Guanidine-I riboswitch aptamer from Alkalicoccus luteus, 106 nucleotides, folded computationally. It matches the Rfam family "Guanidine-I riboswitch aptamer". For this family Rfam cites "New RNA motifs suggest an expanded scope for riboswitches in bacterial genetic control" (Barrick et al., Proc Natl Acad Sci U S A, 2004). Lineage of the source: Bacteria > Bacillati > Bacillota > Caryophanales > Alkalicoccus. The model forms 100% of the base pairs in the Rfam consensus. Its mean pLDDT, the model's own confidence on a scale to 100, is 86.
[in-house]
RNA sequence: AAAAUAGCUUUCUAGGGUUCCGCCGCUGAUGCGUCAGCGGGGCAGGUCCGAGAGAAAGCGUGCAGAUUCGUUUCUGCAUACACGGAGGGAUAAAAGCCCGGGAGGU
Repeated sequence: AAAAUAGCUUUCUAGGGUUCCGCCGCUGAUGCGUCAGCGGGGCAGGUCCGAGAGAAAGCGUGCAGAUUCGUUUCUGCAUACACGGAGGGAUAAAAGCCCGGGAGGU
C1' cells in the first nucleotide's frame, strides 16, 4: 500500500426504554358488570428498538475437485482477529441502535 476469506440479509439473544396493550396507585362516575381521567418503567409482562467487537441460518466471496460451449452447474473446505471514550443523532423514548471496526489506545 492492497484485499468481501474482513460483504449483505433474516431470525433471535444480552441489552434498552415507555408511544400502544396489560399491570399498579389515586380520583370521579356507576345500571356494581365495569367505565373515564391523571400518575407510575425505582413495572422481572405483550407489542416495540436491538449488537462490528453476541448466537444461528441463508446469500455472497475465496480456494480446490468434478462437470460444462460457457465461472454452466454441483460438491467439499475456508470466511480470521477485534481494547475503546466523551459528545452528538433518530424514533414515543432509550440503548451494546446510528455517527462508528470513528477519536484515542495497544